Model confidence (mean pLDDT): 81 of 100. This is a predicted structure of a 108-nucleotide RNA (Glycine riboswitch aptamer) from a Chloroflexota bacterium. The source organism's lineage runs through Bacteria, Bacillati and Chloroflexota. It matches the Rfam family "Glycine riboswitch aptamer". About the family: This family represents the bacterial glycine riboswitch.
RNA sequence: UACGGGCGCGGGGGAGAGACCUCGUUGAGAGGCACCGAAGGGGCAAGCCAACGAUGGAGGCCGGACACCGUUGGCGAAACUCUCAGGUAAAAGGACCCCGCGUCCCGG
Numbered sequence: 001u002a003c004g005g006g007c008g009c010g011g012g013g014g015a016g017a018g019a020c021c022u023c024g025u026u027g028a029g030a031g032g033c034a035c036c037g038a039a040g041g042g043g044c045a046a047g048c049c050a051a052c053g054a055u056g057g058a059g060g061c062c063g064g065a066c067a068c069c070g071u072u073g074g075c076g077a078a079a080c081u082c083u084c085a086g087g088u089a090a091a092a093g094g095a096c097c098c099c100g101c102g103u104c105c106c107g108g
Stems, first nucleotide, its partner, number of pairs: 004105010018033001020032004034088003040084001041082003047075007055067002
């Protein structure tokens, strides 16, 4: 673990931050400084795994398994964090939530 979950589509809700400056322009845009975090993307905890090292116990020797500690590497979440991308009037977009439709899933 199906009154559930994944994916896609449609409808509704949906935050934050300069309508900043210069150039150009119908707009889109280019450059500059300042900002935002909820498309996307990057990073990390505990824990788990592996290798190596020291220690331990088993009445002599050798070997193996095991335990604790240390080091290195791997796996490892987010609405945390970064601010690459994106965004800072409207429009568009927007994590996430709700409703509906379609499709896949009894395994992990």